[in-house]
Background: Predicted 3D model of a 104-nucleotide RNA (Guanidine-I riboswitch aptamer) from Blastochloris sulfoviridis. It was read from a public genome assembly, where an Rfam model found it. Its Rfam family is "Guanidine-I riboswitch aptamer". Rfam 15.1 lists 1,509 matches to the family in 1,281 species. Rfam describes the family as follows. This family represents a conserved RNA structure found upstream of the ykkC and yxkD genes in Bacillus subtilis and related genes in other bacteria. Model confidence (mean pLDDT): 80 of 100.
């Protein structure tokens, strides 16, 4: 310095803002208008570095068949300090850039 590899989805939290329901304020009285997220809330968005669950994907292992391989069974899929800015949606985040730049 390169390369390759560090796996996919769905559920759920950590967290998130207001588009919608509700919620307070205030106007009108008519099924509604308008502010407030520094309203706990439900919808709703959400983690490479979190869970959990099913796939994927590898064998150093056994047993089976029609043996270059295919099945079942079992076994592993480690480690992860991280801006600044930007994007996307009503809007915004630990979402995307991004296992990025950097740092060790």
């Nucleotide at each position: 310095c390169c390369a390759u590899a560090a796996u996919g989805c769905a559920u759920c939290u950590a967290g998130g803002g207001u588009u919608c329901c509700g919620g307070c304020c205030g106007c009108a009285c008519c099924u509604g208008c308008g502010g407030c997220g520094u309203c706990u809330g439900g919808u709703c968005c959400g983690a490479g570095a979190g869970a959990u669950g099913c796939g994927c994907u590898c064998c150093c292992g056994c047993c089976c068949c029609g043996u270059u391989g295919g099945g079942g069974c079992g076994g592993a899929g480690c480690c992860a300090c991280g801006g600044c800015g930007g994007g996307a949606u009503a809007a915004a985040a630990g979402c995307c850039c991004g296992g990025g730049a950097g740092a060790u």

The organism belongs to Blastochloris, within Bacteria.